Model confidence (mean pLDDT): 83 of 100. The RNA shown here (transfer RNA) has 69 nucleotides and comes from a marine eukaryotic metagenome.

RNA sequence: CCGAUAGCUCAGUCGGAAGAGCGCCGCACUCGCAUUGCGGAGGUCGUGGGUUCAAAUCCCAUUCGGUCC
Numbered sequence: 001c002c003g004a005u006a007g008c009u010c011a012g013u014c015g016g017a018a019g020a021g022c023g024c025c026g027c028a029c030u031c032g033c034a035u036u037g038c039g040g041a042g043g044u045c046g047u048g049g050g051u052u053c054a055a056a057u058c059c060c061a062u063u064c065g066g067u068c069c
Stems, first nucleotide, its partner, number of pairs: 001066004007022004016053001024040005046062005
């Protein structure tokens, strides 16, 4: 200095309250499986504070990982 957001890989603009792909579950399709289509579950946004009507986003501290001198 960069990063930490769903089981995994990652988005998330100027602060207006969180999504995608893969995976998982159910249904349809099939003799059956796969594929495909539709639907669903799954998140204290690393942790603790602060500012604000409102914080993944801004401020402070801190943990872990990576990188440079």